Record summary
This is a predicted structure of a 72-nucleotide RNA (transfer RNA) from Amanita sinensis. The sequence is in RNAcentral, with records from ENA. Its Rfam family is "tRNA". The family's RNA type in Rfam is transfer RNA. The prediction has a mean pLDDT of 81. Lineage of the source: Eukaryota > Dikarya > Basidiomycota > Amanitaceae > Amanita.
[in-house]
RNA sequence: GGAAACAGAACUCGAGUGGCAGAGUGUCCCCCUUUUAAGGGGAAAGUCUUGGUUCAAAUCCAAGUGUUUUCA
Numbered sequence: 001g002g003a004a005a006c007a008g009a010a011c012u013c014g015a016g017u018g019g020c021a022g023a024g025u026g027u028c029c030c031c032c033u034u035u036u037a038a039g040g041g042g043a044a045a046g047u048c049u050u051g052g053u054u055c056a057a058a059u060c061c062a063a064g065u066g067u068u069u070u071c072a
Base pairs, nucleotide, nucleotide: 001071002070003069004068005067006066007065010025011024012023013022019055027043028042029041030040031039048064049063050062051061052060
């Protein structure tokens, strides 16, 4: 220098071939318990960036950024 894959909540992942972005764990608050643990209820937190297509994009297209692998 060329090519490929991946990027979504703090972490691990789902979201059939475009139609309201969810789960588990964690964090915070409340209940329960003599206390802790366990258990029950609730809350906060989001699609790597920019642009394009579309009535509608996490999903399709282009460029960029980052990570990994591979070829030279």